Description
Model confidence (mean pLDDT): 78 of 100. A computed fold for a 147-nucleotide RNA from Thermoactinomyces daqus, annotated as c-di-AMP riboswitch aptamer (ydaO/yuaA leader). Taxonomically the source falls in Thermoactinomyces (Bacteria, Bacillati, Bacillota, Thermoactinomycetaceae). The RNAcentral record of the sequence draws on Rfam. The model forms 96% of the base pairs in the Rfam consensus.
């Protein structure tokens, strides 16, 4: 010099997940359940009924956070689930937006439990957990430093 591993501060990133005072609290940010309008009303089948209509049945659920959806082909008797390739969509490329061009990724997981439309008042719960990126130009716009 060079590689690896650890540890401390510093700065960044993804994301609501920060900050203050205190022992539990509060500010912000974030998410959900809740009127009227308004939008929405699942197939059959069977009773009962004068008929509207009601109840039973069986089939098929449904919804919420989050970008995270759908397709195709392969593994499996089929479902599950597993692989691979796309794909709505999402990020990053160090001052802050934005505009193009280009690079490099991600397209997950999970939670209600038959039930939730929108939704003022209200009520309610979250403020975690991972992790290391710096490539061009072009408009805005703020800041520092030297003379």
């Nucleotide at each position: 010099c060079u590689a690896u591993a650890u540890u401390a501060a510093g700065c960044g990133c993804u994301g609501a997940a920060u900050c203050u005072g205190u022992a539990c609290a509060g500010a912000g940010c974030g998410g959900g359940g809740g009127a009227a309008c308004c939008g929405a009303a699942a197939a059959a089948g069977c009773a009962a009924c004068g008929a509207u209509u009601u109840g039973c049945u069986u089939u098929a659920g449904g919804g919420g956070u989050g970008a995270a959806u759908c397709c195709c082909g392969g593994g499996u008797g089929u479902u599950u689930c597993c692989c691979g390739g796309g794909u709505a969509g999402g990020g990053u490329c160090a001052c802050u937006c934005u505009c193009a061009u280009g690079a490099c990724c991600c397209g997950a997981a999970u939670c209600c439990g038959u039930c939730a439309g929108c939704u003022a008042a209200c009520c309610u719960c979250g403020u975690a957990a991972g992790c290391g990126u710096u490539a061009u130009g072009g408009g805005a716009g703020g800041g520092a430093a030297a003379c």